[in-house]
RNA sequence: GGCAAGGUAGCUCAGCGGUUAGAGCAUCGGAUUCAUAAACCGAAGGCCGUGGGUUCAAGUCCCACCCUUGCUA
Numbered sequence: 001g002g003c004a005a006g007g008u009a010g011c012u013c014a015g016c017g018g019u020u021a022g023a024g025c026a027u028c029g030g031a032u033u034c035a036u037a038a039a040c041c042g043a044a045g046g047c048c049g050u051g052g053g054u055u056c057a058a059g060u061c062c063c064a065c066c067c068u069u070g071c072u073a
Base pairs, nucleotide, nucleotide: 001072002071003070004069005068006067007066010025011024012023013022018056027043028042029041030040049065050064051063052062053061
């Protein structure tokens, strides 16, 4: 340099163009217990890598760029 996959919550990941972007773990609170843990209930935490484009409507489709991983010369 070329090709491919990927970038969404603190972490690991879902999310078929259309209602308010979700889950698990972690964190915080509650309840329980003599106490702790587990299990239980709840809360907080996101402007979806950046910028454009298409569309009535974009996390989702298109383009450029940035970053990560793998393959290859």
Transfer RNA from a Minisyncoccota bacterium, 73 nucleotides, folded computationally. It matches the Rfam family "tRNA". Rfam classes the family as a transfer RNA.